[in-house]
RNA sequence: GGAGUCGGCCAGGCGAUCGCUGUCCCGCAAGGGGUGGAGGAAAGUCCGGGCUCCAUAGGGCAAGGCGCCAGAUAACGUCUGGGAGGCGUGAGCCUACGGAAAGUGCCACAGAAAAUAUACCGCCUACGUUCGUUCGCGAACCGGUAAGGGUGAAAUGGUGUGGUAAGAGCGCACCGCGCCGGUGGCAACAUCGGUGGCAGGGUAAACCCCGCCUGGAGCAAGGUCAAAUAGGGGAACAGACGGUUUGACCGUCGCGUGUGGCCCGCACGAGUUCCCGGGUAGACCGCUUGAGGUGCGCGGUGACGUGCAUCCCAGACGAAUGAUCGCUCACGACAGAACCCGGCUUAUCGGCCGACUCCCACU
RNA sequence: GGGCCACUAGCUCAGGCGGUUAGAGCGCGGUCCUGAUAAGACCGAGGUCUGUGGUUCGAGUCCACAGUGGCCCACCA
Numbered sequence: 001g002g003a004g005u006c007g008g009c010c011a012g013g014c015g016a017u018c019g020c021u022g023u024c025c026c027g028c029a030a031g032g033g034g035u036g037g038a039g040g041a042a043a044g045u046c047c048g049g050g051c052u053c054c055a056u057a058g059g060g061c062a063a064g065g066c067g068c069c070a071g072a073u074a075a076c077g078u079c080u081g082g083g084a085g086g087c088g089u090g091a092g093c094c095u096a097c098g099g100a101a102a103g104u105g106c107c108a109c110a111g112a113a114a115a116u117a118u119a120c121c122g123c124c125u126a127c128g129u130u131c132g133u134u135c136g137c138g139a140a141c142c143g144g145u146a147a148g149g150g151u152g153a154a155a156u157g158g159u160g161u162g163g164u165a166a167g168a169g170c171g172c173a174c175c176g177c178g179c180c181g182g183u184g185g186c187a188a189c190a191u192c193g194g195u196g197g198c199a200g201g202g203u204a205a206a207c208c209c210c211g212c213c214u215g216g217a218g219c220a221a222g223g224u225c226a227a228a229u230a231g232g233g234g235a236a237c238a239g240a241c242g243g244u245u246u247g248a249c250c251g252u253c254g255c256g257u258g259u260g261g262c263c264c265g266c267a268c269g270a271g272u273u274c275c276c277g278g279g280u281a282g283a284c285c286g287c288u289u290g291a292g293g294u295g296c297g298c299g300g301u302g303a304c305g306u307g308c309a310u311c312c313c314a315g316a317c318g319a320a321u322g323a324u325c326g327c328u329c330a331c332g333a334c335a336g337a338a339c340c341c342g343g344c345u346u347a348u349c350g351g352c353c354g355a356c357u358c359c360c361a362c363u
Numbered sequence: 364g365g366g367c368c369a370c371u372a373g374c375u376c377a378g379g380c381g382g383u384u385a386g387a388g389c390g391c392g393g394u395c396c397u398g399a400u401a402a403g404a405c406c407g408a409g410g411u412c413u414g415u416g417g418u419u420c421g422a423g424u425c426c427a428c429a430g431u432g433g434c435c436c437a438c439c440a
C1' cells in the first nucleotide's frame, strides 16, 4: 500500500421566528412564563415474560413446541462458553446437531436386484454327470463368484497384499465401524489399550419413540361513574328424589356458565346461553419509576450478577413532536410511539472507532 | 392496537400421504361451418405455482423468513 474478518457507535449540526402537545407555576378569566416531547429498528407480530380477568391455574387424555453439553436469565425457539461436523491459506464463519438395532410407511424412472438381497453382461469350470476326442483337451449340464462392467441420488465397509479354478474379511497390514476397559473433563466428548472380521442403505423439516416445556384469552384485557333504550322477538336446556313447620327452604344427583378440543375436579347461578333487534359512541383509572438510564468499583473467560453515587427521560385518544429563514458540513437513508419489557427477523444514505488476518514492496 | 386467514394461466378454482411433462371452466388466437354473425365442431397459445433460503435423490406440496391482499373486535340493558 492492497484485500478481508469481527465487535461497537452516530443517524446532519447551530441560531432566529411562528406553531402543536403533556405537566408545573402565576392569574377570577382571557392569557403569560418555566420545563419535557419518537427509534435503532417505534416495523413484522415470529418467540418469551410482566400485568389483567377467568381456581393463587389443579389431574388425565388430546394437541402444539423444543432437542449436542454446561451455564446466563423473570422467561425464551434468545444469549454466552465449550464439543462434534463442514467451509476458508488465515483472522474467522455456518449447522432444526436426540433416536433409523422399538415398530410402520416411502425410495418415481433406470436397473438383475432398492432391503429376508440378488446373478443381466462378464469371470471360473477345481469337484460331480453326460457327450466328443487327434488322449493335449473341448462342449453341455449341474454349479461357483460380487473382484470388473452397466443402472441409479443411493448397491451390503475402503485401500493394498497374500490366497484361489475364479473369487470373496477367506487370511493379514493400515483406515473406518461396533463392543469392553483405563485416563482427562461437571458434561458433550477426546485420547490410549484390548477385542470382534464386520451385523442392520437413505428418509424422523414421514408417522412415530425418548426427554423437556406449554391452562385460555388479551389494555378493544379489566375496573369506577354517567347517559339513553323496547329489559322487545326467536331458539336450546330448565328434570328427578328425599327431609321438614307443606308457604317455601334445605340436601343429593342432574342442568347452565366459568374465553376456541374431551373427561374429572373446583367455583358460581336459579334461570342461563346463543341469534335477531334496541340504546350509547361520554368521563376517569389502568398509563408509565421501570427485570429504568448513566458513571465508578468488585466477582466471572463470557453472557451476566452485585455494591455505591446520581438522574427522571413522550404518555396522546380524529391522536402532539411541525413549518419558514439564515449559516455550515461529509448534503442527510430506512422510517414514526399507543399497556410495558427481553429477544429474533426484515428495511436502512453515509461515516467514525477498536481488535485481528492474509498478500506485495521497502528497511 | 390486538387476533385470524388466503396467495396456482387474464378471471374463478382443482391438484388428498412429495415422483418424472401442473390441470378444468370462462376468456384469448386460428381453422371449419354461414351470404355474414352468434351458437357449434376441431386445434393451439398462455404458468419462474407471491418471493428468498433450507430439508430431500427429487418440493406447487414439508420447514423457516419476508411480501401482498382480506376478515373479525367496544360498552349498556
Base pairs, nucleotide, nucleotide: 001359002358003357004356005355006354007353008352009351010350012328013327014326015325016324017323018322020037021036022035023034024033025032026031039334043345044344046343047342048341049340050339051218052217053216054215058264059263060262061261063214064213065212066211067210068082069081070080071079072078083097084095085094086093087092098209099208103207104206105203106202107201120149121148122145123144124143128141129140130139131138132137157175158174159173160172161171162170176198177196178195179194180193181192182191183190184189222285223284224283225282232276233275234274235273236272237271239253240252241251242250243249244248255269256268257267258266278439279438280437292311293310294309295308296307297306298305299304329332364436365435366434367433368432369431370430373389374388375387376386382420391407392406393405394404395403413429414428415427416426417425

This is a predicted complex of two RNAs, RNase P RNA and transfer RNA, with 440 nucleotides together. Model confidence (mean pLDDT): 80 of 100. Rfam match: Bacterial RNase P class A. It is annotated as a ribozyme.